Source information:
This is a predicted structure of a 267-nucleotide part of an RNA (large-subunit ribosomal RNA, domain VI) from a soil metagenome. Its mean pLDDT, the model's own confidence on a scale to 100, is 89.
Context: one part of a larger RNA
């Protein structure tokens, strides 16, 4: 820009893409078959491999915004307690998120038309013949079924709902005034959405983000004080103190006031 008014939703699916894998064991059954050795079809069940998707409850990884330990040195006047720097100084753990080696799930089943092949009926050719007319069975291949995208599918589809029903002048081309809907955008607070854009949520008729409160999680018993010890240190207060991204609650802070687009019934 188009989809012959504008808008918000919900859809159909022409078409396109993805997937399509396979082992072993048990049972049927040591049966059919076979002199024996050996050893099934069909039907049923269990469990794997590779591949793929989703997810983070578990097992782990990471987790430079969490906690603790510790070395050297400098600083806060000193002690104590802290802070800076040294690869994040080093080390031990670790929430959310992300993640695989972790967890769950998938290939199925079914239908159609067929290949090789196997048939029925059956002439040409009184027989025979699956074929010539006719008519069946038959494979991971083909077409559907499964999953994803999709109406720019210009053949531009379908359904539901919402909105707009002025005046004047005119040289008939148009001009002026009024009106400005439904809805959308801008702006702002944000997001397990994201390069930007887009998408999704919220904007006081508000829990959108931050803060605060409570909880959870992590770390592992803070500081101060008291006691014991010459002291290093230990014990008590104390499952203490601190605690990111998690879960809730709560208008304390910030989403202010607003602006713009979109018209007047539709070739």
């Nucleotide at each position: 820009c188009g989809u012959a008014g504008g808008a918000g939703a919900a859809u159909u699916g022409a078409g396109a893409g993805a997937a399509u894998c396979u082992g072993u064991c048990c049972c049927u059954a040591g049966u059919a078959c076979g002199a024996g050795a050996g050893g099934a079809c069909c039907a049923g069940g269990a469990u794997g491999g590779a591949c793929g998707a989703a997810c983070c409850u578990c097992u782990g990884g990471u987790g430079c915004u969490c906690c603790a330990g510790u070395u050297g040195u400098c600083g806060c006047g000193c002690c104590a307690g802290c802070g800076g720097c040294a690869u994040a100084g080093c080390u031990g753990g670790g929430u959310a998120g992300c993640u695989a080696u972790g967890u769950u799930c998938g290939g199925a089943a079914c239908g159609g038309a067929u290949a090789a092949c196997c048939g029925c009926u059956g002439a040409a050719a009184g027989c025979a013949u699956c074929u010539a007319a006719g008519u069946g069975g038959g494979a991971a291949a083909c077409c559907g079924c499964u999953c994803u995208c999709u109406a720019g599918a210009u053949u531009a589809g379908u359904u539901c709902u919402c909105c707009c029903u002025u005046u004047c002048c005119u040289u008939a081309g148009g001009g002026a005034a009024c009106u400005g809907a439904a809805g959308g955008c801008c702006a702002c607070c944000u997001g397990a959405a994201g390069a930007c854009u887009a998408c999704a949520g919220g904007u006081u008729u508000g829990a959108u983000a931050g803060g605060c409160u409570g909880g959870g999680u992590g770390u592992g018993u803070a500081a101060g004080u008291g006691c014991a010890g010459c002291g290093a240190u230990g014990c008590a207060u104390u499952a203490a103190g601190c605690u990111a991204a998690c879960c809730a609650g709560u208008a304390c802070u910030a989403a202010u006031u607003g602006g713009c687009c979109g018209u007047g019934a539709g070739g």
The RNAcentral record of the full RNA draws on MGnify.